[in-house]
RNA sequence: AAUUGAAGAGUUUGAUCCUGGCUCAGAUUGAACGCUGGCGGCGUGGCUAAAGCAUGCAAGUCGAACGAGAACCCAGCAAUGGGGGACAGUGGCGGAAGGGCGAGUAAUGCAUUCCUACGUGCCUCGAGGUGGGGGAUAGGUCGGGGAAACCCGGCGUAAUACCCCAUGUCCUCUCCGGAGAAAAGGUUUACCGCCUUGAGAGCGGGGAAUGUCCUAUCAGGUAGUUGGUGAGGUAAUGGCUCACCAAGCCAAUGACGGGUAGCGGGUGUGAGAGCAUGACCCGCCGCAUCGGGACUGAGACACUGCCCGGACUCCUACGGGAGGCUGCAGCGACGAAUAUUCCGCAAUGCGCGAAAGCGUGACGGAGCGACGCCGCGUGCAGGAUGAAGCGGCUCUGCCGUGUAAACUGCUGUCAGGGUAUAGAAAAACUGAUCAUACCCAAAGGAAGGGCCUGCUAAUCUCGUGCCAGCAGCAGCGGUAAUACGAGAGGCCCGAGCGUUAAUCGGAAUCACUGGGCUUAAAGGGUGCGUAGGCGGACGUGCAAGUGCUUCGUGAAAUCCCCCGUCUCAACCGGGGAACUGCGGGGCAGACUGCAUGUCUUGAGGCAGGUAGAGGUCGCCGGAACGCUAGGUGGAGCGGUGAAAUGCGUAGAUAUCUAGCGGAACGCCCGAGGUGAAGACGGGCGACUGGGCCUGUCCUGACGCUGAGGCACGAAAGCGUGGGGAGCAAACAGGAUUAGAUACCCUGGUAGUCCACGCCGUAAACGAUGCGCACUAGAUCGGGGCGGCUCUGACGUCGUCCCGGUCGUCGUAAAAACACUAAGUGCGCCGCCUGGGGAGUACGGUCGCAAGGCUAAAACUCAAAGGAAUUGACGGGGGCUCACACAAGCGGUGGAGCAUGUUGCUUAAUUCGAAGCGACGCGAAGAACCUUAUCCUGGACUUGACAUGCACGGAUUAGUCUUGUGAAAGCAGGAUGACACCUUCGGGUGGAACGUGCACAGGUGCUGCAUGGCUGUCGUCAGCUCGUGCUGUGAAGUGUCGGGUUAAGUCCCUCAACGAGCGCAACCCCUGUCGCUAGUUGCCAGCGAGUCAUGUCGGGGACUCUAGCGAGACUGCCGGUGUCAAACCGGAGGAAGGUGGGGAUGACGUCAAGUCCUCAUGGCCUUUAUGUCCAGGGCUGCAAACGUGCUACAAUGGCGUAUACAAAGCGAUGCGAGGCCGCGAGGCGGAGCAAAUCGCAAAAAGUACGCCCCAGUUCAGAUUGCAGUCUGCAACUCGACUGCAUGAAGUCGGAAUCGCUAGUAAUCGGAGAUCAGCUACGCUCCGGUGAAUACGUUCCUGAGCCUUGUACACACCGCCCGUCAAGUCAUGGAAGCCGGGAGCGCCCGAAGUCGCCUCAUCUCAGAGGUGCCUACGGCGAGCUCGGUGACUGGGACUAAGUCGUAACAAGGUAGCCGUAGGGGAACCUGCGGCUGGAUCACCUCCUUU
Repeated sequence: AAUUGAAGAGUUUGAUCCUGGCUCAGAUUGAACGCUGGCGGCGUGGCUAAAGCAUGCAAGUCGAACGAGAACCCAGCAAUGGGGGACAGUGGCGGAAGGGCGAGUAAUGCAUUCCUACGUGCCUCGAGGUGGGGGAUAGGUCGGGGAAACCCGGCGUAAUACCCCAUGUCCUCUCCGGAGAAAAGGUUUACCGCCUUGAGAGCGGGGAAUGUCCUAUCAGGUAGUUGGUGAGGUAAUGGCUCACCAAGCCAAUGACGGGUAGCGGGUGUGAGAGCAUGACCCGCCGCAUCGGGACUGAGACACUGCCCGGACUCCUACGGGAGGCUGCAGCGACGAAUAUUCCGCAAUGCGCGAAAGCGUGACGGAGCGACGCCGCGUGCAGGAUGAAGCGGCUCUGCCGUGUAAACUGCUGUCAGGGUAUAGAAAAACUGAUCAUACCCAAAGGAAGGGCCUGCUAAUCUCGUGCCAGCAGCAGCGGUAAUACGAGAGGCCCGAGCGUUAAUCGGAAUCACUGGGCUUAAAGGGUGCGUAGGCGGACGUGCAAGUGCUUCGUGAAAUCCCCCGUCUCAACCGGGGAACUGCGGGGCAGACUGCAUGUCUUGAGGCAGGUAGAGGUCGCCGGAACGCUAGGUGGAGCGGUGAAAUGCGUAGAUAUCUAGCGGAACGCCCGAGGUGAAGACGGGCGACUGGGCCUGUCCUGACGCUGAGGCACGAAAGCGUGGGGAGCAAACAGGAUUAGAUACCCUGGUAGUCCACGCCGUAAACGAUGCGCACUAGAUCGGGGCGGCUCUGACGUCGUCCCGGUCGUCGUAAAAACACUAAGUGCGCCGCCUGGGGAGUACGGUCGCAAGGCUAAAACUCAAAGGAAUUGACGGGGGCUCACACAAGCGGUGGAGCAUGUUGCUUAAUUCGAAGCGACGCGAAGAACCUUAUCCUGGACUUGACAUGCACGGAUUAGUCUUGUGAAAGCAGGAUGACACCUUCGGGUGGAACGUGCACAGGUGCUGCAUGGCUGUCGUCAGCUCGUGCUGUGAAGUGUCGGGUUAAGUCCCUCAACGAGCGCAACCCCUGUCGCUAGUUGCCAGCGAGUCAUGUCGGGGACUCUAGCGAGACUGCCGGUGUCAAACCGGAGGAAGGUGGGGAUGACGUCAAGUCCUCAUGGCCUUUAUGUCCAGGGCUGCAAACGUGCUACAAUGGCGUAUACAAAGCGAUGCGAGGCCGCGAGGCGGAGCAAAUCGCAAAAAGUACGCCCCAGUUCAGAUUGCAGUCUGCAACUCGACUGCAUGAAGUCGGAAUCGCUAGUAAUCGGAGAUCAGCUACGCUCCGGUGAAUACGUUCCUGAGCCUUGUACACACCGCCCGUCAAGUCAUGGAAGCCGGGAGCGCCCGAAGUCGCCUCAUCUCAGAGGUGCCUACGGCGAGCUCGGUGACUGGGACUAAGUCGUAACAAGGUAGCCGUAGGGGAACCUGCGGCUGGAUCACCUCCUUU
């Protein structure tokens, strides 16, 4: 010193909290696999076929027990003797240990603690003894049989082999007299043995208690079974065995059966409790090819002994024999997978021996394997041109790789080579193998693996394009992938690194420590009650539980601590602690228990009251309904959204009278009462259960809960017999509908009703088990009792019980609950453990059946859920607004034409835009150009255009020109500029040109990579923030509410107070007035002039122009309103409540539109997708749609005459007057850069005339001819003019558009673009100038509040079932096949035991037989598994088919149980539930 220990994350959602599963990070392994691999130490290594094995070895030893005895040696002539001792045998001890394996075994086992009816070779200690005799037999020898194994016979031999007699310390038996029963010698001189016996040690046998897996879909098991008596047997107890007697014994505290499994010390993990496990090491058990059996022995029913039977293998001469690696190696087989046929008995140990010694695959070592743990190395120091290469970026350059390398110096671990020896060695001998020291050489021989989206440390580029692929989970990949593959870089480990498998952990996710059950999974439908569990107050005793203490035990190893030691560490050694346990003794006596005594408060009883749809039975009643009969009456009734089926002139419906029938009981009636629940409702009576209150008289804990069990148990359903009015599954018909097996309607049978008997389930719900106690209140209802007021009523106060609502604390994920708990505790029961599969299958059980109860698995998913939040949505609600509807006016949709689009066509008809919000849109001008590779054809290649570099030379720009050509272009010719310097010879060079490099170019793609711009909701009134507050949180509050407004406009209230972007205002135009100014505008007055005209002088008054101001603010008055905001009315005023119009468009939505305005990332293209040119096309026409124009006429058309604008535009332009032409136009040119001149005529209007309702004097398409103008050019393909022609069209189906006042309608004018114009388009300008709005029910859209939701890609959402296709697992199934355990019968080996016969001095032996019995056979079943034509449902799959069931009131509210029906989801009946929206009413509560 030995008690130091506890982490979370990802994933359900738009987001949140919770529940809940899945997954990850850690540690570990007898591992395997992939890539890689230098050395050493210590460990470890067939987990699968307890399937099979070639070969060698693994148990021998003793000559000091015994006889014989080869080779060889000695002596000897030889015979022979002596020595010698191999081999074999007799005998002894050992082969029961050591070693292996885990098949079996759920208890004959193991572990712990006890117990004893027992045994014990070798060992230790003690006592006593060791006398006498005898007959055999192996080996041997002779002979025989057999292929062999081996066997048989004759003769003969030894012993520590065998036998007899004696003795008897002691032992055993005993009827206490007695009886029985031993021994062996050997070598040598000191021992070793032998016999009897006592004790011990160690080892073993037997027994008890406790503990020891899963399964009840195993509930009853058992005949030697349980006990007794007696006997046998054993070392010993015992049904261990047998005979007899009795009928017991075990079991819900799980017997019996089934499955699985060796058990423990320990090991892994864990904070622990636990959970998992039982390799190596240690203890026990079991087994030895499978099964049975005994023998020998101290010990076995014996791994390398015996006998028998089976399977298998081998030998064989076919007669018969042999064998057993789950010992060490090794072989094949199996398998993802596991080693050498090694060395040695040197050490440790064991056997034998007196010993030397022998034996020992025990063991000690080595070998192989990164299989694990531990240690070491692959260098160290310096070294910046921060090299090259590669990669990246913000790319004239910078950064990373990186002091890394090169290069310089130093060192020498390990491997390699060599030399040496003192350690493992003990008194000596002995070393298989290891160890130690020194020397040599040279940086030399020694680095990889995984990962880099998050979890999780570490990122860039390229390639790929939902492909290829990745993935532990979430999830990546559909052209900008930090997630695939590669490169570069980085991160983590390192001789390893990853993967897979497995265990524990995280997982409080089985919760003892340490969970839950209203709605997430989970309270049994309800009660009574058995076992069990738990149990009031006060004593006494006991000491079982409990606490303290002590003793024994809890093997060693392991873990932990300290110390030591191999250089360290791993490893190892020593000591300690621990082993949480069990047992014995002592003490304590609170609590529990047991026993006993007492008590009354729990419980029960008694007495007196009391409320009630509590139950059962019987009798009675009225209303309604239907039917029957009769009367009246006369055409319909009935039914619906609307209809029809149906009923009715044979008289319905309606109405009156009478009768019959069955079922249900209006009002009272109430969130009222009763009952355990289901449930119970007319009245009266009979019988009967329970509750509550008061009294406090009795008993004296008699109590609570309650597994099994028993009883009750809505509706539907079943059986038998009744009954049957109404209602009404099924069914029939009528409707509705795309269909309508439905919803609606007309009918209608079971059933609904009664009696008796079944069924036993419901959303059987408060989704809340029962009992007791405690913990603020307020209020209402029902039933008792009491107090106060003289009494009563009423009232009020109090108390007990029952039923509701609100609410504090507390609890809860929240919603909520809150003395009727879901709060705080106690007791007992039931139930849950992800979703689906499935409350299903199989089995069992109940039922007449329907079906109920009990109740899985394979497979599959990464979720399924609860509550609440924000949105969105609703065939939900409330409030409000808008030309949204309504009220009006005019249109579109029909015609012709114009224009855009689709489609078709085409060589091409370039591209884009697509509901509103594409379609007279981009295009405010397509004949060429524009124009786009849209088509055909011809050309160019540093390019039509930009910048830079290099070279060239005077070639160049420009001008003129030739050939060819459609042009572009190609091929040439002539002439020939410019700047600077200059010595005038020339030189240099900018621009340009040519050649060559970089590069240009692209209306090519991606608007789903983008910027910018735009559309739309919408000029709708909204969208947010800071701080504070509320909520665990998402979030809420503010922004809600009451008013008001065009408005989140303003006011008031308010846990909010403020603020921002929007609204409004500020800006522009317009409406009134004033001031200033007065030309090109104006002209009243004055003057001049003209046929006439502000034409002129002049004027600033007016109009006007254009600059500055004023004016309007709910300011004033009255009313309403909250003393408000505001609204209504009025005055004044040019204008009144935003005066009218414009500009102005919040946060955002639509991956809206645009890469073809522009910009831009990426990709693509580069003699072409670039550039140039000619011609064509964009104009093409069966058809369809949008937007317009012109019309259809008389409010009109035509003709003549005549009046009044505004705003614009004009120099390659507007172009007057004049002349010509019918006209378009032409000629001509005045004037005008324009308040001066021109375009320019305004038109509708007005006046007069004609037309007279018609396809016209309407309408003008189409076509012909003739022209004009622009332009290089009007064929495709321009506009206009004249003449001629004169089509459809007579007001437009369904449907649909615009507009609320100077608006609609109608009329003309101008401009942009533009050579011209297909403009009827677009944008401005003015002229004339209406009608209507009761109102907000409905349609559309929008805003706010609220509600439901299974939606969140947000209703164009979600989602259900059949059918069809594919894949997978599974149930049933005629059967077929196999395994397992028993039962009955048959046969019966070996063997023990018993018996009989023979034999015998003895030991034996021979033959026969009985019981038991292995193996085998037969039979009927049980059980488990495999397979199986066919069949049932299930799960998962791509964008299949049919419908629309559910989620909103889901368009018939949904769901539960049950029954019937139907392609399917489903529909309908009956009863139940709210987990139903909405409106109204009632009641209650809270607040004022």